[in-house]
RNA sequence: AACGAACGCUGGCGGCGCGCUUAACACAUGCAAGUCUCAGGGGUCCCGCAAGGGAUCACUGGCGGACGGGUGAGUAACACGUGAGUAAUCAUCCUUCGAGUGUGGAAUAACCUGCCGAAAGGCGGGCUAAUACCGCAUAACACUCCCUGAACCACGGUUCGGGGAUUCAAAGCCGGGGACCGCAAGGCCUGGCGCUUGAAGACGAGCUCGCGUCCGAUUAGCUAGUUGGUGAGGUAAUGGCUCACCAAGGCUUCGAUCGGUAGCCGAUCUGAGAGGAUGACCGGCCACACUGGCACUGCGACACGGGCCAGACUCCUACGGGAGGCAGCAGUGGGGAAUCUUGGGCAAUGGGCGAAAGCCUGACCCAGCGACGCCGCGUGAAGGAUGAAGGUCUUCGGAUUGUAAACUUCUGUGAGGACAGAAAAAGGGUGCAUCCAUUAAUACCGGAUGCAUUUGAUAGUAUGUCCAGAGGAAGCCCCGGCUAACUCCGUGCCAGCAGCCGCGGUAAUACGGAGGGGGCUAGCGUUGUUCGGAAUUACUGGGCGUAAAGGGCGCGUAGGCGGCUUGCUAAGUCGGUGGUGAAAUCCCGUGGCUCAACUACGGAACUGCCAUCGAUACUGGCGAGCUUGAAUCCGGGAUAGGUCGGCGGAAUUGCUGGUGUAGCGGUGAAAUGCGUAGAUAUCAGCAGGAACACCGAUGGCGAAGGCAGCUGGCUGGACCGGUAUUGACGCUGAGGCGCGAAAGCGUGGGUAGCAAACAGGAUUAGAUACCCUGGUAGUCCACGCCCUAAACGAUGGAUACUUGGUGUGACCGGCGCAGUGCCGGUUGUGCCGCAGCUAACGCAGUAAGUAUCCCGCCUGGGGAGUACGAUCGCAAGAUUGAAACUCAAAGGAAUUGACGGGGGCCCGCACAAGCGGUGGAGCAUGUGGUUCAAUUCGACGCAACGCGAAGAACCUUACCUGGGCUCGAACGGCUAGUGCUACCGGUGGAAACAUCGGGUGCUUGAGAUUACAUCAAGAGCUGCUAGUCGAGGUGCUGCAUGGCUGUCGUCAGCUCGUGCCGUGAGGUGUUCGGUUAAGUCCGGCAACGAGCGCAACCCCUAUGUACUGUUGCCAGCGGGUAAUGCCGGGAACUCUGUACAGACUGCCUGCGCAAGCAGGAGGAAGGUGGGGACGACGUCAAGUCAUCAUGGCCCUUAUGUCCAGGGCUACACACGUGCUACAAUGGAUGGUACAAAGGGACGCCAACUCGCGAGAGGGAGCAAAUCUCAAAAAACCAUCCUCAGUUCGGAUUGGAGUCUGCAACUCGACUCCAUGAAGCUGGAAUCGCUAGUAAUCGCGGAUCAGCUACGCCGCGGUGAAUACGUUCCCGGGCCUUGUACACACCGCCCGUCACACCACGAAAGUUGGCACUGCCCAAAAUCCCUUCGGGGCCUAAGGCAUUGUUGAUGAUUGGGGUG
Repeated sequence: AACGAACGCUGGCGGCGCGCUUAACACAUGCAAGUCUCAGGGGUCCCGCAAGGGAUCACUGGCGGACGGGUGAGUAACACGUGAGUAAUCAUCCUUCGAGUGUGGAAUAACCUGCCGAAAGGCGGGCUAAUACCGCAUAACACUCCCUGAACCACGGUUCGGGGAUUCAAAGCCGGGGACCGCAAGGCCUGGCGCUUGAAGACGAGCUCGCGUCCGAUUAGCUAGUUGGUGAGGUAAUGGCUCACCAAGGCUUCGAUCGGUAGCCGAUCUGAGAGGAUGACCGGCCACACUGGCACUGCGACACGGGCCAGACUCCUACGGGAGGCAGCAGUGGGGAAUCUUGGGCAAUGGGCGAAAGCCUGACCCAGCGACGCCGCGUGAAGGAUGAAGGUCUUCGGAUUGUAAACUUCUGUGAGGACAGAAAAAGGGUGCAUCCAUUAAUACCGGAUGCAUUUGAUAGUAUGUCCAGAGGAAGCCCCGGCUAACUCCGUGCCAGCAGCCGCGGUAAUACGGAGGGGGCUAGCGUUGUUCGGAAUUACUGGGCGUAAAGGGCGCGUAGGCGGCUUGCUAAGUCGGUGGUGAAAUCCCGUGGCUCAACUACGGAACUGCCAUCGAUACUGGCGAGCUUGAAUCCGGGAUAGGUCGGCGGAAUUGCUGGUGUAGCGGUGAAAUGCGUAGAUAUCAGCAGGAACACCGAUGGCGAAGGCAGCUGGCUGGACCGGUAUUGACGCUGAGGCGCGAAAGCGUGGGUAGCAAACAGGAUUAGAUACCCUGGUAGUCCACGCCCUAAACGAUGGAUACUUGGUGUGACCGGCGCAGUGCCGGUUGUGCCGCAGCUAACGCAGUAAGUAUCCCGCCUGGGGAGUACGAUCGCAAGAUUGAAACUCAAAGGAAUUGACGGGGGCCCGCACAAGCGGUGGAGCAUGUGGUUCAAUUCGACGCAACGCGAAGAACCUUACCUGGGCUCGAACGGCUAGUGCUACCGGUGGAAACAUCGGGUGCUUGAGAUUACAUCAAGAGCUGCUAGUCGAGGUGCUGCAUGGCUGUCGUCAGCUCGUGCCGUGAGGUGUUCGGUUAAGUCCGGCAACGAGCGCAACCCCUAUGUACUGUUGCCAGCGGGUAAUGCCGGGAACUCUGUACAGACUGCCUGCGCAAGCAGGAGGAAGGUGGGGACGACGUCAAGUCAUCAUGGCCCUUAUGUCCAGGGCUACACACGUGCUACAAUGGAUGGUACAAAGGGACGCCAACUCGCGAGAGGGAGCAAAUCUCAAAAAACCAUCCUCAGUUCGGAUUGGAGUCUGCAACUCGACUCCAUGAAGCUGGAAUCGCUAGUAAUCGCGGAUCAGCUACGCCGCGGUGAAUACGUUCCCGGGCCUUGUACACACCGCCCGUCACACCACGAAAGUUGGCACUGCCCAAAAUCCCUUCGGGGCCUAAGGCAUUGUUGAUGAUUGGGGUG
């Protein structure tokens, strides 16, 4: 795009078309083929006196029922299409031409009568006519035969003539009529219709031939009337069409036979075309008419509405017997997704009959039903902003629906009403008149013209006029992308959607609804089917190295293709002409319905076929030549080419003997094994089998497989040189034939080594493996099979052409200094590369380039190289080779990442080297688990677990129990009322709260002396009450978010612009060589630059200078004290804290292109001096909705809020992080030194007094370089302890206290006395640290009433050891490589087993269809015979038998697919 469609929703009108695609299933009822009385006789009725006339009925007879109408079952065929032939034919009716139509005869139906039967129907007897039937005559240009002439031809004959012989015809009917004849009928004349015969034409039909016409080779051979001949029969006619005899043919890989499917065509749909698909309607042909067979009649049939027989089915029946055939029109049942009225009419067109009128006609013309299709029209038009209301959304401002509506003004298609409309569709018939023709004729018949008259189913329809008035007339699908059109709500991987991709797991433009929008419109969607897109079967117009695809290789048949020159031919090819290519359709033009659809006319076209004439370049054919293709010949060398035989040495193994002694062997390490019965080792000898080191190669040979010691015989091919011979002899090659590694098979040998199977030993979770010790087939030989390989260059063969460079094998030529050298040619074999090709990789004179020829092969993945069948094979198996079903991919090449028990380079307390720990104990703390009314919540590898929490007794607090409140505990605003606060007190209660009472009066003004009190106005209020808009939520979602944070990682990376490369993804830059802590820098480079990171800039610290000089300092001077910077003073020092300086590989030496590195000097400091802050692009849907903020959802007398008590502190256990220890480098006691950094007013707190102590009293000083916390501790000195569960260790418990605080019971810290647990250095495993570090020692701070702090964050004191080095573990960076990974190795993914479902194969069988063959039986009919009774030949149907083929089904079984 299309449709004979169907289904869903919807539906106003008209025109034109179309309407059982399925059950060629079965059919009730009606109709669909009759007509002629002018062929004939008769019956009945009517008119008439009759003669006669008219109407009607059946019969005899004639013509027609072979057309028209239906259907597509069968048919793969001369069925159809197209073009020829018929010299091999027919032809009723029609037309033209010729001739004729004479004369006789015998019957029969109707009718009458008798009889049988239920019926259908039938039988006997009797009468009768004809255009019915049968003789005789006549006739040739007819048929057959004989003689003969001419022309033509396909050589068989045909046509046209002449002569002779034989044979065959007929029918009448109806009009008109003068003369003549006849008693009459009539004859006769004339017209019309018939009849017979002959010729021709037209229409139609038969037969024959060329070409075209679906699929299957898993159908390869078929055929006995088969093929041909002779003769005969038969037919309208040819012919094995049939028969007898003879011969043995005929068809087939150019696809016979068999199987499946199918009516064919004009055309229809699609497509640019070529094609592909289809064969409804309309038209042509064929076939069929319940199924099968058969003939009759006839011009024509083997006959849809005829006959006979058989079969199935239905109906009637008196059971004896009969009747029937809608695939005609309607209609019914059934089937089905699905397809109409039991309508009107012969008015028209056409047909049958008839002389005609006319009759018949479900052909046809019309109407009905159906949006089934095409076409046309309408459902209103113009104006109309307050941008109404309502709806929807909203950022709450608005936006949108939307000029849409309302409203105003109009119009009148169409529907409705009224009227008109016998319109058009009509030509013909009849009557009259005139004329023509015919005739003897002014009759009749026929023709022409005019007038008159008559006929319509459709239909009161089309159309027209008038009336009224927007009235009764819009839906369907879609809105994620493809694909035009977006939001809200609901739902929550549910419900659902879906053409493909895919949507849906709480913010869905994808589901459902709504609003809005898009598309089409009386339709719109869906489903089905066909073509297109699809160059996705490729003729036009594809491919085969790696995506599917080159046969394993050769020889060669058919076939296809084929060098140069020339002649002939004209098959292909090209051109002209003629015939045909039906009509319709398509196209163009014009016309008719108002337009269109539709339709009429004309043209073009129908790309084809046939004939004929011409052309001859190319191809073909025939002929003659040529030498370049091909082959032969002569000469030459090369070669693991093949085959058969002989020979050789090394090695392994075995045997014999000698020497010799304890092991050998084997492995990662071992063991099995061998060995004191003497191995291994070593020497000598012997045996046997297999394979041939070095040469050896990137080498050679062969068609491939493949071929390797030396040598002999036989033998193949290639190459080079010569250019003698033949003269296209060529290339390819379906089938066919041969060869064909390894393994395997058969028979017979052989067997040293090796070695499937097998055994043992190891390894391992296991180890039917890898490793080891053994070991049989086999490996070897001969003969015969097998016939497959990643049989690979994954690249078929042949020929020609197409820049270059460089190796190497063989042969040859030239040069040559005569060397191993150079140049060149041919032929092999490699590498690199241009053009070109390729998806890329790559190929590139050995093409995957450019061309030609031939063969093979491919057409998504899986199923599957499977099943079935067939062929081959001894078997194993090979070859050929599907389908159901299933998936939305499978695959190639390349790219970026990630990964690797890949590689290279390099880092890091990563390992190693060290020091100290953890893991064992007790305790502290966090977590899991468990428990509980609750043990609130979060954090979960590193990167959760002394984490949020820098402080859970109440509070905190979010949890639980109970008691309260509901505009609310806190906050903003409004309305109304009321009050004027603060504050104090009582009662109940655990408190919250409830309730009661007391109490108070802001500012201004008025009045008033003031105050109190009063009035008015105003302000304010943590006041109350009622109402309202906002509340409130530590409720959910960190996977809706912001912000903040962790981590890789302070790792050195991550990118961009322009350019360049690539079809592209992408690359380059950023790689490479150095160097660095560093993508740090340098050099090079199709790159050149730039950004975020690194580094530096910032802070602390180490040195110095300058300044500063109190509260800090005190060298010198002075004063003073028991003592002290205590005082005067000083500004030197320390220090305070500001500003500067200093370090930059700057200098020197060496190395290096440079960057830089190593060493040195100087310096407080040396190569980023030490430390900190600082964290690229990104990753982990990492963490946090419980800091905060925030979308959405949820709760609203509760999931909010207040209060009391409890809980977060539980305790069989498990883990993490710590503290204290286990002791003598220690503990205890006493003495005595030296810090830094901090804190302090609801505070730090001195002196002094008391207490053993915690602490109490006390109160000076200090908002602090001034006072205070504050004692630093380890260290050092001295004494005791002497290796022990202790003078170690301090848990636990008892008692007594202190302090904070409303309050220490659950559940605080501290003190004193007493108690004195485990623990004697910690398994596997594991952590930190590279220097002022580890270790060790104390000090301070935040939070904080107090404290669980042994935590955390800081501060200083004392102060080490070790690093060979980068193999390994972990993490990371760069380059490279492989990849089937991309959620990226925590990836992907294979097979069995278990379960469910699906389709298929096999299967003892069972049961159908179809077909062949043989036999039995045999109807009707034709034909033959007949003794007329019948018989025979052939055969449908039926039966029997054996097969073939194809389905269905089958216990069980096999694999396959999906989940």